[in-house]
RNA sequence: UGAAUUACAGGGCAAAACUGUUGUGAAAUAGUGACGCAAAGCUAAAGGGACUUUCUUAAGUCAGCCAGUUACUCAA
Numbered sequence: 001u002g003a004a005u006u007a008c009a010g011g012g013c014a015a016a017a018c019u020g021u022u023g024u025g026a027a028a029u030a031g032u033g034a035c036g037c038a039a040a041g042c043u044a045a046a047g048g049g050a051c052u053u054u055c056u057u058a059a060g061u062c063a064g065c066c067a068g069u070u071a072c073u074c075a076a
Base pairs, nucleotide, nucleotide: 012037013036017032018031019030020029021028022027035064041069042068043067047066048065049062050061051060052059053058
C1' cells in the first nucleotide's frame, strides 16, 4: 500500500400486525410498532426471478428473492 474481516464509537433502516388514504388488483403511502438487516442505500424493457389484472400479442407491482452499482467505521 492492497485484500479479507467487522470489535469499539457515531449511528441508520424498519418485518408482521393495526389504523387512515390511493389503486380493479399485486401493492404504495402516512402513523403506531420492531421481526430482523453491515448495505434492509440506490437500480424494475434495456440481468434473472416472483406476483397482479379491466385492454392477458398488453399494462402494471415487488429491491427485506438473487443480481448489478454506490457507501460509513476500521481496533485486533

c-di-GMP-I riboswitch aptamer from Acetobacterium wieringae, 76 nucleotides, folded computationally. It matches the Rfam family "c-di-GMP-I riboswitch aptamer". From the family's description: GEMM was predicted in a large-scale screen for bacterial structured RNA regulatory elements. The RNAcentral record of the sequence draws on Ribocentre. NCBI's taxonomy places the organism under Bacteria, Bacillota, Eubacteriales, Eubacteriaceae, Acetobacterium.